[in-house]
This is a predicted structure of a 75-nucleotide RNA (transfer RNA) from Elusimicrobia bacterium RIFCSPHIGHO2_02_FULL_57_9.

RNA sequence: GGGCAGUUAGCUCAGCGGUAGAGCACUGUCCUCACACGACAGGGGCCAUAGGUUCAAAUCCUAUACUGCCCACCA
Numbered sequence: 001g002g003g004c005a006g007u008u009a010g011c012u013c014a015g016c017g018g019u020a021g022a023g024c025a026c027u028g029u030c031c032u033c034a035c036a037c038g039a040c041a042g043g044g045g046c047c048a049u050a051g052g053u054u055c056a057a058a059u060c061c062u063a064u065a066c067u068g069c070c071c072a073c074c075a
Stems, first nucleotide, its partner, number of pairs: 001071007010024004018055001026042005048064005
């Protein structure tokens, strides 16, 4: 330098055009002498950034940033 994949909740991930979810974690209550386990309830994300297309974009297109992998080049 070229190509591919990825970026969504604190973490790991789903969601592939119609107002964003799960597990774990966190908070409260119950349970217990207490802790753990368990039950119930709850909080938390304007979807990497900026544009574009569309009635409508996390989702499609473009650019940029970052991460990973492969290839090439230099040494």

The RNAcentral record of the sequence draws on ENA.
Its Rfam family is "tRNA". Rfam links the family to the GO term triplet codon-amino acid adaptor activity.
The coordinates come from a structure-prediction model, not an experiment, and the mean pLDDT is 83.